[in-house]
The RNA shown here (transfer RNA) has 73 nucleotides and comes from an uncultured Clostridia bacterium.
Its Rfam family is "tRNA". Its family is annotated with triplet codon-amino acid adaptor activity in the Gene Ontology. The family's RNA type in Rfam is transfer RNA.
The sequence was found in a public genome assembly.
């Protein structure tokens, strides 16, 4: 330098013919208990790496760019 893959909640990851962004763990509150743990119920938390474009509408399509991984040279 070229090609491919990955980037989404604090962490690990879902979300595919474009249509209100989710789960598990963790965190907060309540219930249960003498206390803790476990269990039950509820809640907060996201500019979807960044910037543009297409579209009525983009995590998803297109372009550029950054970081990481793999391969080639």
């Nucleotide at each position: 330098g070229c090609g491919g893959g990955a980037g989404u909640a604090g962490c690990u990851c879902a979300u595919u013919u474009g249509g209100u962004a989710g789960a598990g763990c963790g965190c907060c509150g309540c219930c249960u208990u003498g206390c803790c743990a476990a269990g039950g119920c509820g809640g907060a938390g996201g500019u979807g790496g960044c910037g543009g474009g297409u579209u009525c509408g983009a995590g998803c399509c297109c372009c550029g760019u950054c970081u990481c991984c793999c391969g080639c040279u």